[in-house]
RNA sequence: ACCGAACCAAGGCAAAUCCGUACGAAAGUCGGAGACGCAAAGCCACGGGUCUACUUCAUCCCCUGCGGGAUGUUAGGACAGCCGGGCCGCUCAA
Repeated sequence: ACCGAACCAAGGCAAAUCCGUACGAAAGUCGGAGACGCAAAGCCACGGGUCUACUUCAUCCCCUGCGGGAUGUUAGGACAGCCGGGCCGCUCAA
């Protein structure tokens, strides 16, 4: 240094749920409470996966028309607490 997580110390994070004159079209995020869990549950959407569909495209319907609606599709959005990968890192047997 790599691999590792039984023990010691100092600590750290925070699922579900509830709350919010918060942000967002939504997924989701942020803040407060909370604690199921976590040795990377620290950081990065690079590969796979999942979620969403403002938007795109297709079909159909309504409408004189502008335009509107339904269904499907679509990531330029999101998830790092789904897996892999990358970067960084506390303590301590071995």

The prediction has a mean pLDDT of 85. The RNA shown here (c-di-GMP-I riboswitch aptamer) has 94 nucleotides and comes from Paenibacillus stellifer. The sequence is in RNAcentral, with records from Ribocentre. Its Rfam family is "c-di-GMP-I riboswitch aptamer". Rfam links the family to the GO term cyclic-di-GMP binding. The model forms 100% of the base pairs in the Rfam consensus.